[in-house]
The prediction has a mean pLDDT of 83. Transfer RNA from Geranomyces variabilis, 72 nucleotides, folded computationally. Its Rfam family is "tRNA". It is annotated as a transfer RNA. NCBI's taxonomy places the organism under Eukaryota, chytridiomyceta, Chytridiomycotina, Powellomycetaceae, Geranomyces. RNAcentral holds the sequence, with entries from ENA.

C1' cells in the first nucleotide's frame, strides 16, 4: 500500500428496512436473625463519525476513524 472482517447498555453478544433486546452486572423491594441464593420491579443507549438511498435506516450504498486478520 491492497483486501477481508468488526464497531449496538458497565461487560459478553442478539437484532438483516417499520417503537432497540437478552444474559451477567448495578439499584430497590419481598423472603431471612443476618448474609448468600431465589422471586419481583427498575435504572442505564446521540446503535463509532460524516454524507447518500428510502415514506421510513442499527440494518442498504460511499467515504472516514478505531479494533482484529490476510497478502506484498
Nucleotide at each position: 500500500g491492497c483486501c477481508c472482517u468488526u464497531a449496538u447498555a458497565g461487560c459478553u453478544c442478539a437484532g438483516c428496512g417499520g417503537u432497540a433486546g437478552a444474559g451477567c452486572g448495578c439499584u430497590g423491594c419481598u423472603c431471612u436473625u443476618g448474609u448468600a441464593a431465589a422471586g419481583c420491579a427498575g435504572a442505564g443507549g446521540u446503535c463509532c463519525c460524516a454524507g447518500g438511498u428510502u415514506c421510513a435506516a442499527u440494518c442498504c450504498c460511499u467515504g472516514g476513524u478505531g479494533g482484529g486478520g490476510g497478502c506484498a